RNA sequence: UGGACAGGACUCUGGAGAGACCCAAAUGAUGGGCGCCGAAGGGGCAACGCAACGAUGCAUUGCUAAUCUCUCAGGCAAAAGGACAGAGUAUUAUAGG
Numbered sequence: 001u002g003g004a005c006a007g008g009a010c011u012c013u014g015g016a017g018a019g020a021c022c023c024a025a026a027u028g029a030u031g032g033g034c035g036c037c038g039a040a041g042g043g044g045c046a047a048c049g050c051a052a053c054g055a056u057g058c059a060u061u062g063c064u065a066a067u068c069u070c071u072c073a074g075g076c077a078a079a080a081g082g083a084c085a086g087a088g089u090a091u092u093a094u095a096g097g
Base pairs, nucleotide, nucleotide: 006092007091009089010088011087012086013085014084019034021033022032023031024030035076036075037074041072042070043069044068049063050062051061052060
């Protein structure tokens, strides 16, 4: 300065990607092996701006993002999950942003 056309929670609806891979008795889970995905979660990074640095300027340092990036986690038939979006319920001002 601004505030509800917002925030977090819950319900309903929609919601992508990637091997129904191989082995172990083996459909699933689990374990091992190779190959992949990014939209639970998590890690990393910018300019502008702000701050520090004795005045100004430059430089330096720090702060800060994502559907970007990494692939730890998670996932790769269905089911479940799922960022995000729409609708709804109740709630929040010393809130949330």

Annotation: The prediction has a mean pLDDT of 77. The RNA shown here (Glycine riboswitch aptamer) has 97 nucleotides and comes from Desulfosporosinus sp. It was read from a public genome assembly, where an Rfam model found it.